[in-house]
Formats: sequence, structure tokens, C1' cells
RNA sequence: GGGUAUAACUCAGUGGUAGAGUGUGUGUCUAGCAUGCACAAGAUCCUGGGUUCUAUCCCCAGUAUACCUC
Repeated sequence: GGGUAUAACUCAGUGGUAGAGUGUGUGUCUAGCAUGCACAAGAUCCUGGGUUCUAUCCCCAGUAUACCUC
């Protein structure tokens, strides 16, 4: 200096109340396990302010993190 921060993990997302995959749980299947199938739980979107009818999104400050330059 420009980035990143969203579910347990990896990541989408858009000014109008947030999704996927993996994982977890339950059911089904099986002699049993795994796979498959169905369903469910799980995030006040890093923190605090501001703008706005409405902010995960825009603005400011801060925190954390990895990187670039000197």
C1' cells in the first nucleotide's frame, strides 16, 4: 500500500431480512459397515459508529490475518 474476514471447514452472494459443497444428526437401504436417497439442525455476515424507509452490501475508524514494496 492494496486485499481478506459470511455455518464446524472451503467458498458464493446481492441496498429489500443469506445459499452451495463437505462435514454433523435422523430416517431409509444392508446380516453389518460404506455408498446412495430423503429430511433436519447449524451464521444477529469480524467489532463499533455513520448514511438510508431498509446495510452482509455504501462511508469512517478499529481488530485480526496472509501478502507486496521500501
The RNA shown here (transfer RNA) has 70 nucleotides and comes from Vicugna pacos. Taxonomically the source falls in Vicugna (Eukaryota, Opisthokonta, Deuterostomia, Sarcopterygii). The RNAcentral record of the sequence draws on Rfam. Its mean pLDDT, the model's own confidence on a scale to 100, is 82. Rfam family: tRNA.